Record summary:
A computed fold for a 273-nucleotide part of an RNA from uncultured bacterium AD249-B8, annotated as large-subunit ribosomal RNA, domain VI.
Context: one part of a larger RNA
Order: sequence, then structure tokens, then C1' cells
RNA sequence: CGCAGGAUAUUUGAGAAGGUCAUUCCUCAGUACGAGAGGACCGGGAAUGACGCACCACUGGUGUUCCAGUUGUCUUCCAAAGGCAUCGCUGGGUAGCUAUGUGCGGAACGGAUAAGCGCUGAAAGCAUCUAAGCGCCAAGCCUUCUUCAAGAUAAGAUAUCCCUUCCCGCUCUUCGGAGCGGGACUGUAGGCAGGUUGAAGACGACGACCUUGAUAGGCCGGGUGUGUACGUGUAGCGAUACAUGAGCUAACCGGUACUAAUCAGCCGUGAGG
Repeated sequence: CGCAGGAUAUUUGAGAAGGUCAUUCCUCAGUACGAGAGGACCGGGAAUGACGCACCACUGGUGUUCCAGUUGUCUUCCAAAGGCAUCGCUGGGUAGCUAUGUGCGGAACGGAUAAGCGCUGAAAGCAUCUAAGCGCCAAGCCUUCUUCAAGAUAAGAUAUCCCUUCCCGCUCUUCGGAGCGGGACUGUAGGCAGGUUGAAGACGACGACCUUGAUAGGCCGGGUGUGUACGUGUAGCGAUACAUGAGCUAACCGGUACUAAUCAGCCGUGAGG
């Protein structure tokens, strides 16, 4: 820009892409078959591998924003903290993200067929699956499954929302009005921009919210992690022990307007060739 008014949702599916995998074991059955050695079809069941998709309850990883221990040195002498040394080193670890972890998938049915197997059947009194006609049959083809998809210009469908003002000039008129041009008034539905932001994200985009408000931060409560804080008291000569599952606690969960989402703005018109 188009999809003959504008808009918001929900969709149909022409078409496109992906997928369609493999192996082992049990049973049938040591059966059919075979002198024996050996050893099935068909059918049923159970697993596994690779690949793919999703997820984080479990097992782990990471976790330089959490907790603790500890070495050297400095700040202030003790104590307590902090800086630097690869995050100084070490032991753990929330959320998120993850695989080696977990769940699921390639199933079944159907249609038309290939090679092949047939029925009926002439040409050609017979025969013949074929010439007319009618069946069966493959991991293959078309569907079925997953994803995208109306720029599918043949531009689809459904639901809902919004706009009905006045004046002047010209032309036409069935005298109701219509078309074109100009002006005034109006500015809808909705969108954009701005802000607080997100399990969304390179940036655009996408989603939530903007005081009629829980969108983010703070605060409160909880959870989780770490592992018994500082100070003080008591006991002990002291190292320490007890008061103490203490203190602290990121991204988690719930609540709460305390802080920040202020006031304004821009686009979009007037019933649709």
C1' cells in the first nucleotide's frame, strides 16, 4: 500500500514445512518343516537405542546478588566489621537456566496404487487377470499426527463495537433529494506515543498494568538456604560451653498504596464507489 467505511476479537484452511525410525527378548514352539544339524511364518506381549518436543517435582550442574569457615596483609590497640589477594581459598546453596534428570512421540483406521495374486470374460465355440467390468495387496503415494498459514490479489468466514451536524456555490432532478467543490462544527470505536514492567526480548516486536491501580520497588508475613550471629550474662585458669535451630537470608509465594506509573498529547471522522 492492497483486501471499496473504520475497528477489535475469534477463526476456516488453499498451500508449505516437519514427522513416518531401528533393535533385542518372551510367548506361539523346540511346534510346522527337516534323516539330522538346525529351525520358522502368522498372532500376542515386554523392553531398549538413536532422534525429536516439552519440563524442572526427582537426581545432578551452574548459581562473581545468600549463609558459614579460614590464610596473608591493611584500616584502629582489643573486640567487631570491612578492603585487597582468580569470587583470595574452602564447604554448602534459593530462583532462573539446564542434562547426564523426568514426561511424551513416531500408533491405529481409511483411500488410490506398484510388482504380484485373482473373479467373470470375449476378440479367437477352447484357453486367457483385460480388451469392457470387478476384487486383494507395500516401510512407498494421498490422508490421518505436529507447526506455520487469507498478499490464498479467487485477498475468505463469524461475532461485536463506532460514526447519521450545519452553511454556501455549481450541475442534475421524478422537486423528496442526489453528486461535486468549499467552509464551519465535530474527533467516535480504536490505535499510537509516554510511564511502571514481564518466566517476552539483540533492537523492533509480544504480554500485563497506569490511581475506578497490586505493574515494579519498598514494607509485612511465609518459604528456602546456611548452621547456633553481635552484645551481654552464667560456668570454667583457659581454649570453650549454655542462654540459641540462634542470627542473617538473592531472583520464590501471599498480602499491603508507603514510593513510582502525573497532567496533558498525536493519529483516526461524520453512514461508506
Its mean pLDDT, the model's own confidence on a scale to 100, is 88.